[in-house]
This is a predicted structure of a 164-nucleotide RNA (Lysine riboswitch aptamer) from a bovine gut metagenome.
RNA sequence: GAUAGAGGCGCGUGCGUCAACAGUAAUUCCGCCGUAAAAGGCUGAAUGGCGGAACGAAAGGGGCUCACGCCGAAGAAAAGGCGGCUGCCUUGGCUGCCGAUUCUGGUACGCGGGGAAAUACGUCGCGUACUGUCAUUGGAAGAUUCUUCUUGUGGAGCGCUAUC
Repeated sequence: GAUAGAGGCGCGUGCGUCAACAGUAAUUCCGCCGUAAAAGGCUGAAUGGCGGAACGAAAGGGGCUCACGCCGAAGAAAAGGCGGCUGCCUUGGCUGCCGAUUCUGGUACGCGGGGAAAUACGUCGCGUACUGUCAUUGGAAGAUUCUUCUUGUGGAGCGCUAUC
């Protein structure tokens, strides 16, 4: 350097299905208030808001089966770049994709922050526990200075093991 592997409620993607989103948004009718509703400007009678009734979704996120791709699997933040929505323009806000670079071995639980309709779920930080891996102190056994088991400590995946 190449190839192949290991960790375990292991990671991710897709189809299907289920709950929830929600009796919500939108739409129609009736009534009332108003004028560019984030700021400034422009244009303008198209439309904004509230209440009642009728009707009535979807996306994102989640559970489950199956299939597929895998073990930096993957996730988060992010300089910067390309779009979309908001009557039009500027600023702003929201939002989608790519993303140099940085961090994280994995899982569970608790607290806190953010996302989300949400007590779901996910993510980030801290803490605890378990687990895999390497190094190492002590102990035990076997064996000839190595191997295995175990207690403890420490590190990180740009790691570890095997073969060439």
It matches the Rfam family "Lysine riboswitch aptamer". Rfam links the family to the GO term lysine biosynthetic process. On this family, see Rodionov et al., Nucleic Acids Res 2003: "Regulation of lysine biosynthesis and transport genes in bacteria: yet another RNA riboswitch?". The sequence is in RNAcentral, with records from MGnify.